[in-house]
RNA sequence: UGAGAAGUUCAGGUGUCCGCCGGUCCCUCAAGGGACGGGAGGAAAGUCCGGGCUCCGCAGGACAGGAUGCUCUCUAACGGAGAGUGGGGGCGACCCUAAGGAAAGUGCCACAGAAAACAGACUACCUCGAAACACUGUUUCGAGGCAAAGGUGAAAAGGCGAGGUAAGAGCUCACCAGUUCCCCGGGCGACCGGGGAAGCUUGGAAAACCCCAUCCGGAGCAAGACCAAAUAGAGAGGCGUUUGAGGGUGGUCCGCCCGAAGCCUCUGGGUUGGCCGCUUGAGACGUCGGGCAACCGGCGUCCUAGAUGAAUGGGCACCACCCCGUAAGGGGAACAGAACCCGGCUUACGAACUUCUCACCCC
RNA sequence: UGGGGCGUCGACAAGCGGUAAGUCACCAGAUUUUGAUUCUGGCAUUCGCAGGUUCGAAUCCUGCCGCCCCAG
Numbered sequence: 001u002g003a004g005a006a007g008u009u010c011a012g013g014u015g016u017c018c019g020c021c022g023g024u025c026c027c028u029c030a031a032g033g034g035a036c037g038g039g040a041g042g043a044a045a046g047u048c049c050g051g052g053c054u055c056c057g058c059a060g061g062a063c064a065g066g067a068u069g070c071u072c073u074c075u076a077a078c079g080g081a082g083a084g085u086g087g088g089g090g091c092g093a094c095c096c097u098a099a100g101g102a103a104a105g106u107g108c109c110a111c112a113g114a115a116a117a118c119a120g121a122c123u124a125c126c127u128c129g130a131a132a133c134a135c136u137g138u139u140u141c142g143a144g145g146c147a148a149a150g151g152u153g154a155a156a157a158g159g160c161g162a163g164g165u166a167a168g169a170g171c172u173c174a175c176c177a178g179u180u181c182c183c184c185g186g187g188c189g190a191c192c193g194g195g196g197a198a199g200c201u202u203g204g205a206a207a208a209c210c211c212c213a214u215c216c217g218g219a220g221c222a223a224g225a226c227c228a229a230a231u232a233g234a235g236a237g238g239c240g241u242u243u244g245a246g247g248g249u250g251g252u253c254c255g256c257c258c259g260a261a262g263c264c265u266c267u268g269g270g271u272u273g274g275c276c277g278c279u280u281g282a283g284a285c286g287u288c289g290g291g292c293a294a295c296c297g298g299c300g301u302c303c304u305a306g307a308u309g310a311a312u313g314g315g316c317a318c319c320a321c322c323c324c325g326u327a328a329g330g331g332g333a334a335c336a337g338a339a340c341c342c343g344g345c346u347u348a349c350g351a352a353c354u355u356c357u358c359a360c361c362c363c
Numbered sequence: 364u365g366g367g368g369c370g371u372c373g374a375c376a377a378g379c380g381g382u383a384a385g386u387c388a389c390c391a392g393a394u395u396u397u398g399a400u401u402c403u404g405g406c407a408u409u410c411g412c413a414g415g416u417u418c419g420a421a422u423c424c425u426g427c428c429g430c431c432c433c434a435g
Base pairs, nucleotide, nucleotide: 001359002358003357004356005355006354007353008352009351010350012319013318014317015316016315017314018313020039021038023036024035025034026033027032041335045346046345048344049343050342051341052340053220054219055218056217060254061253062252063251065216066215067214068213069212070084071083072082073081074080085099086097087096088095089094100211101210105209106208108204109203122150123149125145126144127143128142129141130140131139132138133137158176159175161173162172163171177201179198180197181196182195183194184193185192186191224276226274227273234267235266236265237264238263239262246258247257248256283302284301285300286299287298288297289296290295321332322331323330324329364434365433366432367431368430369429370428373387374386375385381418389405390404391403392402393401411427412426413425414424415423
């Protein structure tokens, strides 16, 4: 100098004038007026997850269904976070991981190839027999042996070396890899390291169905509670009156409860208003302690939008940031607006800073 | 707010893990005096976009973009 990797912070500030919303206090019968504070994000977005909260007299059990899937820790919880282990990618800093089970079962692996899992004999090799030809070997046919060599393929019945054999084969031996089991050491654990034994060797993929383990009531602030107002409680159908209809917040079954002359379904009509929920929180900031960290605990300080056809804005001046320029000066400033709240995930996007890796060059 | 579906040549539209049918349109040639008709041939490097699984993805999985439908 260039190319990369990981992380953090900010997303303007001050003053003044006018305008808007809400809070506290004062004046005021009220309407209204005055003073003092406050007023849109890191993603408010997507609506992908998890909850807090509200309602439903079953939310109890089972099935079906759905989600998660290595270990430990954190958390209100999670499919999230931190730290690690196994596997994969990269020269490296680092990154990704959908990471239980293929001897529980079913299904799939095109084309090529002899054969793709109860998986095999195309070329080739060996032995025996027959025939023909030929200087003792060659060719053809049949029977038997064989999976070592070659070929096909993404993948073919462990690898390498030696012995053995008619030719071969873990057939045997030594060294490796893998499978199963046992023992020792380290670790909370996933797992790592070491030693030994055995049959020798049992493809792939479960983001195929599936098996195993763990978890899951439902609906949602347009939840729900209160007040006010209005009209048509009209019409039709079904079941039923203790021999229990019907209903009870996803589906089915069981259980339990309501139900007594009603219950359910359909058509039609009225209301579409006000107030609460609505912002003090699993809160923010600072500091101390514990912890590798995520995070937890103690102490102190602070109160920072609550609109409802929808406020949070505009002007002027100065400062701060970036670019051009010697300067004066000029220009620029991304993605984008709360609607019950919070913890995450994903996506969009401007600027600055810190640390680390690799390559090249110079001293 | 809650739920569901779709995206393939210019248009319509098959394909359901084994390498992208068909029709219309368009282009070229043949036939015809020319045109229409008819016949023959051609036309998707990729299946909305980006990643992942697999030997192999339009198809399976994840995220994003756009469009449509249902209920309240």
This is a predicted complex of two RNAs, RNase P RNA and transfer RNA, with 435 nucleotides together. The coordinates come from a structure-prediction model, not an experiment, and the mean pLDDT is 75. It holds a member of the Rfam family "Bacterial RNase P class A". From the family's description: Ribonuclease P (RNase P) is a ubiquitous endoribonuclease, found in archaea, bacteria and eukarya as well as chloroplasts and mitochondria.